[in-house]
Context: one part of a larger RNA
Molecule: large-subunit ribosomal RNA, domain IV
Organism: uncultured Bacilli bacterium
């Protein structure tokens, strides 16, 4: 020196990011309990006193005498409490072996598809789950108990519905064109001059049939097109000037927008300047708690603000407690060391 464990004079968080550890509290009777509250709760709130034996009385809870210790839930095992915020209602889930949480989940509230062979989902398909269910049902999506609420924009996406117009496929249409050639005519060749004939090299023209291309018209959803739609994805302003001190602007002028942030909250799990200012609380407080509002860059079911209970959460104070510390000592055990 390392592990455990133990005790410690004064002081009691000065340790340290932090009260991390560690001490403290602890049972059971009796009193006594606030602030809030969802009237349950909060709560074992908090603070107090008691606790052993013998004998007497008494059904007995209990009383009274008496007795011993330092010390009676005599060893042991057994809530620390309180004050304020944050954030999540709540029990509960989670990263199996670095995160347990404010995540995630929830009941509850919306929106939204489905009328049954439902929707949706597996699976080439047969079938199946849904469902032996039927709209008080079943699938999606978002929010996330509860109370008060949820403001403004349908221009853009997107969904829904519409159906006059324009645009538009495959397919119908078939003007009209091209190839093909039986013919016909030319023009070679031949010729018995009457004509043959396409045989080696051809040319023009061309019916019908075939067959190649094809306009015009016609042609559905679907896109343009009109509406509706936000608890659908999202959006939610600038300059300037103005009041009898000053300052500020209730109020006026323009530009721009679909529309310019409504209540409500706000330096905040969001505030950069920034340890903003002020108050509190301490001898001092870059945390922490009320205000303020100038909000870089809150804002309303990506919810907006409250909130009793809950919480191994997270932040800031206290009261008691303590070897955290000041400031370190000494003891027990196992190692370490030294000899064997």
């Nucleotide at each position: 020196c390392u592990a455990u464990g133990g005790u410690u004079a004064a002081g009691g968080a000065a340790c340290u990011c932090g009260g991390c550890a560690a001490a403290a509290u602890g049972a059971c009777c009796c009193c006594g309990u606030a602030a809030c509250u969802u009237a349950g709760g909060g709560a074992g709130a908090a603070g107090g006193g008691g606790u052993g034996g013998u004998c007497u009385a008494g059904c007995g809870a209990u009383a009274g005498a008496c007795c011993c210790g330092c010390a009676g839930u005599a060893a042991a095992g057994a809530g620390u409490c309180c004050c304020a915020g944050g954030c999540a209602a709540c029990u509960g889930u989670u990263u199996a072996c670095c995160a347990a949480a404010a995540a995630c989940a929830c009941a509850g509230c919306u929106c939204u598809c489905u009328g049954c062979u439902a929707a949706a989902u597996c699976g080439a398909a047969a079938g199946a789950u849904g469902a032996u269910g039927u709209a008080u049902a079943g699938g999606g999506g978002g929010u996330g108990a509860c109370a008060c609420u949820u403001g403004c924009c349908c221009a853009g996406u997107g969904c829904u519905g519409g159906a006059a117009g324009g645009u538009u496929a495959a397919g119908a249409g078939g003007a009209g064109a091209g190839g093909u050639u039986a013919g016909u005519a030319a023009u070679g060749a031949c010729u018995u001059c009457g004509g043959u004939u396409a045989u080696a090299u051809u040319u023009a023209u061309g019916a019908a049939g075939c067959u190649u291309c094809a306009a015009a018209u016609u042609g559905a959803a679907g896109c343009c097109c009109c509406a509706g739609u936000g608890a659908a994805c999202g959006g939610c302003g600038g300059c300037c000037g103005u009041a009898a001190c000053u300052a500020u602007a209730a109020c006026g002028g323009u530009c721009c927008u679909a529309a310019g942030g409504u209540a409500g909250c706000g330096a905040a799990a969001u505030u950069c300047c920034u340890u903003g200012u002020c108050a509190g609380g301490u001898a001092a407080g870059u945390u922490c708690u009320g205000a303020c509002c100038c909000g870089c860059a809150c804002g309303a079911a990506a919810g907006g603000u409250g909130u009793a209970a809950c919480g191994a959460u997270c932040u800031g104070g206290g009261c008691g407690c303590u070897g955290u510390c000041u400031c370190a000592a000494c003891c027990a055990u196992a190692g370490a060391c030294u000899c064997g």